[in-house]
RNA sequence: AGGUUCUUUCAGGGCAGGGUGCGAUUCCCGACCGGCGGUUUAGCCCGCGAGCCCCCUUGGGGUUGACCAGGUGAUUCCUGGGCCGACAGUAAAGUCUGGAUGAAAGAAAGUUCCU
Repeated sequence: AGGUUCUUUCAGGGCAGGGUGCGAUUCCCGACCGGCGGUUUAGCCCGCGAGCCCCCUUGGGGUUGACCAGGUGAUUCCUGGGCCGACAGUAAAGUCUGGAUGAAAGAAAGUUCCU
C1' cells in the first nucleotide's frame, strides 16, 4: 500500500413578498431547494439509495422524474433558454404535517488477519 474481520461516527435542502377565496406555504404571480458513486466540477449522462408493489424475504424482482444551444477538454465549467421532483393528510403540495429522533446509497476513523 491492497484485500479482509469487527466496531464507532457522519450521512437532504427549500415558498420571501403578493393575488383570489370562508378556508390555500397545495390554485395564480413570484420565490427558493438539489442525497450517493462514476466521469476534468452533474437535480436532468451512466448507475445506486429512499418511497411504492410482488415473491421462494439476512435477500431478490418490478416500478420509480427531468436538457438543449453556443464557447470549450467538459449534456458536469461559462453564457443563454428550458425542464423535473414518491406516498398519506388537507382547498389540489419538490418546499407544510406524517411514516422518519426511521432507513439507506455511501464517506471517515479505529481495529483483526492475509499478501
Notes:
Predicted 3D model of a 115-nucleotide RNA (FMN riboswitch aptamer (RFN element)) from Gehongia tenuis. The prediction has a mean pLDDT of 87.